[in-house]
Context: one part of a larger RNA
Parts: sequence; C1' cells; structure tokens
RNA sequence: CUGCGGUUAAGGAACUAGGCAAACUGACCCCGUAACUUCGGGAUAAGGGGUCCCGUCUCCCUUCGGGGAGCGGGCGCAGGAAGUGGCCCGGGCGACUGUUUAUCAAAAACACAGCUCUGUGCAAACUCGCAAGAGGAUGUAUACAGAGUGACGCCUGCUCGGUGCCGGAAUGUUAAGGAAGCCGGUCAGGGGGUUCGCCCCCGAAGCUGGCGACCGAAGCACCGGUAAACGGCGGCCGUAACUAUGACGGUCCUAAGGUAGCGAAGUUCCUUGUCGGGUAAGUUCCGACGCGCAUGAACGGCGUAACGACUUGGGCGCUGUCUCAACCGCAGACUCG
Repeated sequence: CUGCGGUUAAGGAACUAGGCAAACUGACCCCGUAACUUCGGGAUAAGGGGUCCCGUCUCCCUUCGGGGAGCGGGCGCAGGAAGUGGCCCGGGCGACUGUUUAUCAAAAACACAGCUCUGUGCAAACUCGCAAGAGGAUGUAUACAGAGUGACGCCUGCUCGGUGCCGGAAUGUUAAGGAAGCCGGUCAGGGGGUUCGCCCCCGAAGCUGGCGACCGAAGCACCGGUAAACGGCGGCCGUAACUAUGACGGUCCUAAGGUAGCGAAGUUCCUUGUCGGGUAAGUUCCGACGCGCAUGAACGGCGUAACGACUUGGGCGCUGUCUCAACCGCAGACUCG
C1' cells in the first nucleotide's frame, strides 16, 4: 500500500451526481397514536415506559412440576445473548399481489381484475395440418375468438371529406364462358384455259384461323352507415370614454375547427419564464399564472386511499461520507529464507 473487520476527540452531510456506504433503529410487554380513507386501512403510524434477582404476601390459571398479573424488597455504570424495522412530510408514475431483458436494464415496461368494440348459431368463428384429423369444447352467446383500454370515482366532446369496415343494389364499368353474324384457309364439285404436267375463277358440307353485336358474377364506380374503426380537431383584420385586454364584429378556408379537464408537465424551444413558498444563499422541489415552440379525453382525460428493492424534493435522528485523519485485528503485498 490492497482486501476484509473493529474503535475514535470536537463537529455532524460541511462528502457526493445522489447520505452511495456505514451508523442509528430492531425482540417481547404496557401506554399512546395524526392527516387522509375505497371505513378494510393508514398502524409496529409517530412518540414514550418496562425487561435482572428474591418473597413463606394478594389474585388468577394449572397436567400439581409450575406459569401469569400485582404488591413489597435487593444489587450493579449497565438486567432483550445472537438473530431482530431508522422515522416523518410533499410531488410524479403505475391502482394493487404478480411478470420481464438466464449473462450490464426489475422499471412509469408486460400482465392484471374491470370497461368497450368486433366476429361467431355450432360440422361456430378462429388456430394447427397437404389431407384425414385435432384444438376451440365433451363448451353453446352469462360461451368462445380477435382488438383496444387497464382497480375505483367523475367523465369520455366535435368531425364520416380521406382510409378501413358494414349495408345497398338501380345505373356505369368488368373476366372466363356462351353467342347472332362477319372475314379468311383447306376442299368435293362447277366453269374457263392448257404445252395434258397443270393453271385461273367460283365454291356446298366438314375441318380449321380470326373478328364479333349481345348475354355474363364478385369487385370497382355509385348511394348510405360507422370514430372505445385508422385518423383529424384553422387563419387574418378590427373593436370598450387613460393604457392594456377584447365579451363583440368582419373575412377566408375546412369533413370538423380542441369541449370538460389538466398545463413551463417524464410534454415548454425561448427558459434558471413570472409570482409565491421553502434556504443565509435553491438551473432541482412545491403552489400558482396560462403567451400549450408542440396538452387533451379508452394511442383514454382528470382525480384517488392502499401498495412500490420505482423516481424526485424536504426534514428529524444517526453516523469516519466529510473537516482530517489516527489506531487495532486478520489475509495479502514487501524483506529474508
């Protein structure tokens, strides 16, 4: 010097990103316990006191060994061996117990009861499988499947123009296929010519190539519905008898222009916004304000007791975290061997 353990004057968080670490607390009995609350809780709240030994005393219990409560007495600086909560106040998030990145993340992430929407009438929808078949389910809409939200309380506004989904079937468009008809190839046959080889013209049936009016579903177009479907939820100008502000008016655009709430927020760039509180001093924190760069209602909004190895601010206690270091023990390092 390193690791582990222990003690420390005075001070007591001045340390530090942060009380990280350590210390305080701790068991049992008695007293006593606030706000708030979903009346269960919060609660071991907080905060106090006691704990050894003796007694033939009083009472209770007794398995008759003793045990408990009280009263009286005794000793010491000290009477819970070890194990064995530090506490309080405020904010955020998530209701909660749970789950998770085996091996850097345990969380405000996931799940969750509850709520809502959608599908599914049973050989169900849906899923696995090429199929047979199986799960769903030996269930049957108070069921099952998919999606979102996430206890509870108060609530959940406007917009269907776009996209999706659902419904409609008149009209338009539209495939394979069918098909009236039309054009062509081949060719029996007919006509003409001939150098008798054949050539030219017409050409039924069959076979065959092509065109094709018209008939032809869903879909799309079209008409409606639907936002706890995907989503979206304005701008400019003026205006009140100081100023400022703008209930009010005008105008443009839109499918509709953000309601209730909340708000410098885990969202606020400007920003350490401004005011108030707390501190001697506060970029953090709490309460307000509202000019929300760029909040907002099941991608839920706002509250909320209880809960949390979550996160943030403050306080009490306590301490070698620190002022500032010292000493002790053990194991190393180091020297000799």